[in-house]
About this RNA:
Small-subunit ribosomal RNA, 5' domain from an uncultured prokaryote, 532 nucleotides, folded computationally. Model confidence (mean pLDDT): 86 of 100. The full RNA is in RNAcentral, with records from ENA.
Context: one part of a larger RNA
RNA sequence: GAUUGAACGCUGGCUGCAUGCUUAAUACAUGCAAGUCGAACGGAAACGAAAAGUGCUUGCACUUAGGCGUCGAGUGGCGGACGGGUGAGUAAUACAUAGGAAUCUGCCUUUCAGCGGGGGGCAGUCCAGAGAAAUUUGGGUUAAUACCGCAUAUCUUCUACGGAAGAAAGUAGGCGAGCGAUUUAUCGUGCUUACACUGAAAGAUGAGCCUAUGUUGGAUUAGCUAGUUGGUGUGGUAAAGGCUCACCAAGGCGACGAUCCAUAGCUGGUCUGAGAGGACGAUCAGCCACACUGGGACUGAGACACGGCCCAGACUCCUACGGGAGGCAGCAGUAGGGAAUAUUGGACAAUGGGCGCAAGCCUGAUCCAGCAAUGCAGCGUGUGUGAAGAAGGCCUGAGGGUUGUAAAGCACUUUUAUGAAGGAAGAAGGUCAGAUAGUUAAUACCUAUUUGAAUUGACAUUACUUCAAGAAAAAGCACCGGCUAACUCUGUGCCAGCAGCCGCGGUAAUACAGAGGGUGCGAGCGUUAAUC
Repeated sequence: GAUUGAACGCUGGCUGCAUGCUUAAUACAUGCAAGUCGAACGGAAACGAAAAGUGCUUGCACUUAGGCGUCGAGUGGCGGACGGGUGAGUAAUACAUAGGAAUCUGCCUUUCAGCGGGGGGCAGUCCAGAGAAAUUUGGGUUAAUACCGCAUAUCUUCUACGGAAGAAAGUAGGCGAGCGAUUUAUCGUGCUUACACUGAAAGAUGAGCCUAUGUUGGAUUAGCUAGUUGGUGUGGUAAAGGCUCACCAAGGCGACGAUCCAUAGCUGGUCUGAGAGGACGAUCAGCCACACUGGGACUGAGACACGGCCCAGACUCCUACGGGAGGCAGCAGUAGGGAAUAUUGGACAAUGGGCGCAAGCCUGAUCCAGCAAUGCAGCGUGUGUGAAGAAGGCCUGAGGGUUGUAAAGCACUUUUAUGAAGGAAGAAGGUCAGAUAGUUAAUACCUAUUUGAAUUGACAUUACUUCAAGAAAAAGCACCGGCUAACUCUGUGCCAGCAGCCGCGGUAAUACAGAGGGUGCGAGCGUUAAUC
C1' cells in the first nucleotide's frame, strides 16, 4: 500500500447491488418447512348446492339419498433418496485431472410384441373388549391399478443343448350398426380416443466400481502387517475383487518416509504480488461426509434414509408408576457461549420441484419485503454575487495580522428528503367460446395450431414521470516533533500524560491538556485483529 463474512470508538442524509453465528456438530419453548391423486378402491366423518316429501314456530328440523359438488379417516399408487442445512469426522473407502471394464438405472424418448381367463383374503366399517395415555386384542363383513395362481411368450434367463422357467390392470371421455337385459331410453357387451399396465431391444439421464498422478506438518514417530500378500475353489454382490470362507504358499509395505501422532472437508476459485510465489477455501458452483451419540437392517429403481423403522446410550418431557413421547447442522425464533452476526414477516405472481388427464393442491426451495454504513458504487448537504475586508474569536512588535468572500446582505436553483397526482415491465399461461388440422366409422370426444372474450402481481403507497412549497431537513473523524501533508498561544512542570519506531514532559513543550489556525479523508473517519 492492498484486502476482510470483521469488531470497537466518535459521527451519521438518501438510493442501488451484494453480504450477515468465523465462537458451543451446545440445549431447544412455539409455529411452519412433503405431500398429492375420488380419472385405482370400498365408502361418507365434515362442509355446500338444488329438488321432492313430512313435521310445521313459515324458515328451521328430519327423510328420500352418497343422488350431486366434494371429501375426514382407511386400502392402493407415485413422491418423502430431490430440494434445504452443516463441516463434526475424513490425510484417503475423499477431492482434482486423465483413463478403464466386470455393472445397475424409477420417471423420460424411440422401436417391437402383448394386455386372455380365474381365485382367496386384509384394512375401513360393525360388534365385543384391554389401557391413564401411547396404543392394542378377538369375532363378523367388504372393494381395488392391493395380493396369488392358470393360459399365452415376440422375447428374456438358465441349460446336461433334450429342454425348463418367466408377464400384465384397468380407469376416464365419446359413439353408429349389431347382440343381451329391461323400467323403452338407459345400462352392459362392442368400436374408438386418452392416460395407465406387461415382456423385450436401444438411447438419454443418474449412480456404483477399478487404475495412475497430485493433495499439510512432525523421524524428539523406524520398522509395520496373519485375511496380512498371492493362488485354487466355495459363497456373496447389480458388478471386478480376501468382499467372505476352506485349503495351500510366505508373502506385502517402508528413508522416493511405511506405521504412528497432530492438523484439515476437497476443488473451481478468493486475497495479495510486476511475476514466480505466499495465505485462505465466507457468499456462488461441483464433489464428499454427517443428521442427539453408537450400531443395524427393512422398503424401494435409488437409502443403510435430516423432519422413516428397530436396538443400546446420554439428555428432556408426560404418567393413574404399569408404561409412553422427543431429536432445528430446514425457515424464523429462544437460552447459552462470544468482540461479534438479522424478522417467531409476505406470496406461490415469476422460476423450479412433487402429485394429478386437468383444474388445481403442496412447496420457510425460490421470489420479495424487514433489520445492520458490514462492504462496494452513485448522489446530496446548495449556486452566483458580495470589502464596510463588519462583529466576535485568536495572535500581536499594539501599527496591525488572521479566521475571510467566509458570514450577513442581494439574486437564483430545488437533486434527494416531504406532500399530492399519474403510472410501466416483470404475464408466459390457464379458463370459456369459435375456426383449421390430426386421430377416428364419425361433424362425438381428445390433441395440436390459431382467433376472440373476460381474467391471473407477493413485491406495491413499486420503478419512473409531473406538480407544490422552501436554502429550506442533511458533516464529521483523525492528525499537525521526524518518518509524514499540516504552527502558534495558554495551562502543566519527569507531575498529569503521550507514544507505531526514534522518543517527548524536571518553568519559555510546534511531541502532554485546552484554544485559535492548519493538513488529510469524507457519510464516513480512526483504532484493533488478520493475510500478502